[in-house]
Context: one part of a larger RNA
RNA sequence: GCCAACGAGUUAAUAUGUGCGGCUUGGCUAAGGGGUAAAGCUCCGGAGUCGCAGGGAAACCAAGUGUGAAUAGCGCGUAAUUGGUCGUACAUAUUAGACCCGAAGCCAGGUGAGCUAUCCAUGAGCAGGGUGAAGGUGUGAGAAAUCACACUGGAGGCCCGAACCGGUAUGUCGUACAACGCAUUCGGAUGACUUGUGGAUUGGAGUGAAAAGCUAAUCGAACCUGGUAAUAGCUGGUUCUCUCCGAAAUAGCUUUAGGGUUAGCGUCACGCGUUCCCUUUGGGGGUAGAGCACUGGAAAGUUUCGACAGGGAGCAAUCUCGCGAAAUUUAUCAAACUCCGAAUACCAAAGAUUAAAAGCGUGGCAGUUAGACUACGGGGGCUAAGCUCCGUCAGUCAAAAGGGAAACAGCCCAGAUCUCUAAAUAAGGUCCCUAAAUAUAUACUAAGUGCGUCUCAAGGAGGUAAGGUUUCUUCGACAAUGAGGAAGUUGGCUUAGAAGCAGCCAUCUUUUAAAGAAAGCGUAACAGCUCACUCAUCAAGAGACCUCGCGCCGCAGAUAAUCGGGGCUAAGUAUAUUACCGAAUUUGAGGGCCCGUACAUUAUAUGUACGGGCGGUAGGAGAGUAUUCCACUCUUGCUGUGAAGCCAAAGGCGUGAGCCAUGGUGGAGCGUGUGGAAGUAAGAAUGUUGGC
Numbered sequence: 001g002c003c004a005a006c007g008a009g010u011u012a013a014u015a016u017g018u019g020c021g022g023c024u025u026g027g028c029u030a031a032g033g034g035g036u037a038a039a040g041c042u043c044c045g046g047a048g049u050c051g052c053a054g055g056g057a058a059a060c061c062a063a064g065u066g067u068g069a070a071u072a073g074c075g076c077g078u079a080a081u082u083g084g085u086c087g088u089a090c091a092u093a094u095u096a097g098a099c100c101c102g103a104a105g106c107c108a109g110g111u112g113a114g115c116u117a118u119c120c121a122u123g124a125g126c127a128g129g130g131u132g133a134a135g136g137u138g139u140g141a142g143a144a145a146u147c148a149c150a151c152u153g154g155a156g157g158c159c160c161g162a163a164c165c166g167g168u169a170u171g172u173c174g175u176a177c178a179a180c181g182c183a184u185u186c187g188g189a190u191g192a193c194u195u196g197u198g199g200a201u202u203g204g205a206g207u208g209a210a211a212a213g214c215u216a217a218u219c220g221a222a223c224c225u226g227g228u229a230a231u232a233g234c235u236g237g238u239u240c241u242c243u244c245c246g247a248a249a250u251a252g253c254u255u256u257a258g259g260g261u262u263a264g265c266g267u268c269a270c271g272c273g274u275u276c277c278c279u280u281u282g283g284g285g286g287u288a289g290a291g292c293a294c295u296g297g298a299a300a301g302u303u304u305c306g307a308c309a310g311g312g313a314g315c316a317a318u319c320u321c322g323c324g325a326a327a328u329u330u331a332u333c334a335a336a337c338u339c340c341g342a343a344u345a346c347c348a349a350a351g352a353u354u355a356a357a358a359g360c361g362u363g364g365c366a367g368u369u370a371g372a373c374u375a376c377g378g379g380g381g382c383u384a385a386g387c388u389c390c391g392u393c394a395g396u397c398a399a400a401a402g403g404g405a406a407a408c409a410g411c412c413c414a415g416a417u418c419u420c421u422a423a424a425u426a427a428g429g430u431c432c433c434u435a436a437a438u439a440u441a442u443a444c445u446a447a448g449u450g451c452g453u454c455u456c457a458a459g460g461a462g463g464u465a466a467g468g469u470u471u472c473u474u475c476g477a478c479a480a481u482g483a484g485g486a487a488g489u490u491g492g493c494u495u496a497g498a499a500g501c502a503g504c505c506a507u508c509u510u511u512u513a514a515a516g517a518a519a520g521c522g523u524a525a526c527a528g529c530u531c532a533c534u535c536a537u538c539a540a541g542a543g544a545c546c547u548c549g550c551g552c553c554g555c556a557g558a559u560a561a562u563c564g565g566g567g568c569u570a571a572g573u574a575u576a577u578u579a580c581c582g583a584a585u586u587u588g589a590g591g592g593c594c595c596g597u598a599c600a601u602u603a604u605a606u607g608u609a610c611g612g613g614c615g616g617u618a619g620g621a622g623a624g625u626a627u628u629c630c631a632c633u634c635u636u637g638c639u640g641u642g643a644a645g646c647c648a649a650a651g652g653c654g655u656g657a658g659c660c661a662u663g664g665u666g667g668a669g670c671g672u673g674u675g676g677a678a679g680u681a682a683g684a685a686u687g688u689u690g691g692c
Stems, first nucleotide, its partner, number of pairs: 001692006011096014026050003032044005054061002064076004099237002102234001106227006117201009126191001128160003131156001135152007164188003169184004203219001205215003240624006250263005264368002266365007274357001275358001278351006289340001290338002295334003299330008310321004371397004375392006402413003417591004422587003428581003431566003437578001439577006450568002459553002463550002466547007480537005486510003491505003516531001519530003592614010625681001627678006634671001637670002645665004651660003
């Protein structure tokens, strides 16, 4: 891991509700007792209890009573329409282990020091080598104290190093040889040494050269049994079918926030009956917007005033700049401003339509209290977040499958009762993958821009299309080519020089087709080269600006890595049009179920007709299937002429859970119908046991 078996809302008492039954001249007995053949059945037993009247704390009064001075008012009753009680089934609650499994723990009584810690008693062990303390003897020195040397001697928590005790570092092993080993290396090794045997001390206690170490592979409180099914607002699991309806993730309170309780939202029963929804009309409002009339903010100007504290000018008076306040003009801003002011929404009345479509009331049973994204209005944040918090009782998901968006809970379309094969469509699409236009018309794009959202900025550019304003132009424009571009004059001043072209001033006149006292280059200064301007040739458009469409650059990343792909110059973009494809939608054909209305009948049911409905988690309600046992039953059921069980794919019935038939196997019991009672259904619980 798989298979099989086992494995979870039970029982009792009490209460409430619903169904059914008995009685209602109110209902019922409990303990206990009598009878009978065990079980059981039956007969007594009215003690008591519920109901028939309430109010008050009570005394007490009573269809009233309490309060109160009150005959007042008010509270609770009386009355109007739901009767009482006992039993039983079901549902739920409470108390119990209370649907099942699951702690770490707490307490009590015992068992442990054959492991280990310390201690007591009595024994044992420590190869070999080194060092050479005290002391002793001898000799020498000395007056002596004493000193030196030699030999001897054999001390030490001394040295090196086996046994022994330990466990430093590395490796190995790591389903091991081993629940701590092995190899190499390393520390102690006559000592606070090691060790045998016997003995002592223990659970809030022992022992501890102290690590909360050790106390039998268990220690920040051992182990065993009991209290014990401890408790678990926590996690996991909770077993057959079909039908109808179908939520919530919100508010208040909570030592409360992942739990509860009440309300909200679901369902079922009964009752009311159009109260619901919609439209119209009438209302109040101070939001969006707007505005500046108030309250405030902030910009510019004008006038007046203030302090003269500041900068500048001036001998000073004073002037000017700047600062502050007020008034006023212009143009503005505001969630906590309003002279104004919608749309929606809300409230009320009236009207109309729908009638298995709502609403309201009472009662039984719930679940929900972690919500998510999208759109819009906002707060927080950075007008960041697949962020966070509200609102719109918005939409979808949750609890919703189908089609589209390549894939993709929350987006777009659309809500799957079943079967069938067609048709019409939605969103979205129609070159191929891939169903359907290589559709039509007119444009644009040349960048593979683009070809499905997000996906691209500021800025830059004779890319290109369209529209507009305006200037010049056959009296010849723009461009190109040829020619001219002069004279007074080197204007005056300045200057070393200044001659159009360092600088200052002036910027005239003439000849002209035209030519500046010069727009640029250039020279030391001249010179020189262009320009403006003019003519000729040529020949018809040329220039400036604005708006806008589509493109370009800006634009650097990790698979060749992408438009879903191929690929496309349309199969891209824009506008318009017509076809077609396209879903579980709609239509068509045929069934099923539920509800309502009408009719008929064999009348709480069936049939026919018509109408409406049938996605679904938590959950509510209804109807069934199966298992074991009991009672009755069956032509006095079936069965060795083969029961149960098992195997098989083929047949039949039922929407289904399931049931029946048939064949094989098996070898002794089993079923139908109606009731009753439950150890009543397995895929999950790191479930339990067994097998593989």